Molecule: transfer RNA
Organism: Brettanomyces bruxellensis
């Protein structure tokens, strides 16, 4: 230098290939119930598509560029 893969919540991940219901789950965090206090348990809440642009009625998903990590070739 060329090509390919990956990037979703604090962590692990589903949905992507084949565009369509409010992007779901587990753990964690917060609050309440419970307890003498805590733990366990139950309920509720918070929080996310790496960045930008484009296509489309509609983009996490498709296209382009960039960023970061990794791999192959030279």
């Nucleotide at each position: 230098g060329u090509u390919c893969u990956u990037a979703u919540a604090g962590c692990u991940u589903a949905a992507c290939c084949u565009g369509g219901u409010u992007a779901g789950a587990g753990c964690a965090a917060u609050a309440a119930a419970u307890u003498g206090a805590a733990g366990c348990u139950u309920u509720a809440u918070u929080g996310g598509u790496a960045a930008a642009a484009g296509u489309u009625c509609a983009a996490a998903u498709c296209u382009u560029u960039u960023u970061a990590a990794g791999a192959a070739c030279a």